[in-house]
RNA sequence: UUAUACGUGGCGAGAGAGACUCGAUGCCGAGCGCCGAAGGGGCAAAUUGGCAGUUAUUCCCGUUAGCUGUCAGUGACACUCUCAGGCAAAAGUAUCGUCGCGUUACG
Numbered sequence: 001u002u003a004u005a006c007g008u009g010g011c012g013a014g015a016g017a018g019a020c021u022c023g024a025u026g027c028c029g030a031g032c033g034c035c036g037a038a039g040g041g042g043c044a045a046a047u048u049g050g051c052a053g054u055u056a057u058u059c060c061c062g063u064u065a066g067c068u069g070u071c072a073g074u075g076a077c078a079c080u081c082u083c084a085g086g087c088a089a090a091a092g093u094a095u096c097g098u099c100g101c102g103u104u105a106c107g
Stems, first nucleotide, its partner, number of pairs: 001107001005103009018032001020031004033087003039083001040081003046074011
């Protein structure tokens, strides 16, 4: 100096589900019914380690390697759970595009 990495901001696009019932006068509380795209949790294959068995090698034991089982760990999603959040509009939202900002590599 610089990222196609990481974080973050502006702008644009951006769904889903009761304008339900009751109460209270305020944008709230309760009840039932729902949604999944803030956030959060869960997990497949694979892989790592431990233990056991078995096979090969071997006169025997052992080492080593492979295989099987079991325990524990790592482990993705827009999948799943519905804790949180949401269910007129507004606001917000994962994600996409674009314009910046910051940090740190390789070079």